[in-house]
TPP riboswitch aptamer (THI element) from a Rhodospirillaceae bacterium, 100 nucleotides, folded computationally. Of the family's consensus pairs, 96% are formed in the model. The sequence was found by an Rfam model in a public genome assembly. Its Rfam family is "TPP riboswitch aptamer (THI element)". Rfam describes the family as follows. Vitamin B(1) in its active form thiamin pyrophosphate (TPP) is an essential coenzyme that is synthesised by coupling of pyrimidine and thiazole moieties in bacteria. Taxonomically the source falls in Rhodospirillaceae (Bacteria, Pseudomonadati, Alphaproteobacteria, Rhodospirillales).

RNA sequence: AACCGUUCCGAGGGGCGGCGGGUUUAAAUACCCGCCUGAGACGAACCCUUCGAACCUGAUCCGGGUUGUGCCGGCGUAGGGACUGGAACAGGGGCUUUUU
Numbered sequence: 001a002a003c004c005g006u007u008c009c010g011a012g013g014g015g016c017g018g019c020g021g022g023u024u025u026a027a028a029u030a031c032c033c034g035c036c037u038g039a040g041a042c043g044a045a046c047c048c049u050u051c052g053a054a055c056c057u058g059a060u061c062c063g064g065g066u067u068g069u070g071c072c073g074g075c076g077u078a079g080g081g082a083c084u085g086g087a088a089c090a091g092g093g094g095c096u097u098u099u100u
Stems, first nucleotide, its partner, number of pairs: 003092002005089006011049004016043001017036007055080003061074004
């Protein structure tokens, strides 16, 4: 030096459900408020980018739990998945030199 970490900038990828009440409607839908889980349930936000469980498929799956829901676990060493590009900072790391 490489590599690892944090922050910032750039580029790219991704998800947004359930329950209760109210308004509206013939109903559906839509909107508002509250609650649940979560990083995030539409935020000028959050998460992830190959060292890739962010996210998608399998899946109208299996087990448990809940008023209810990917709510929890399994599936999962499965199949896919975004070209990480730059800067700063301090430490680790490694290397070199010197001294004892």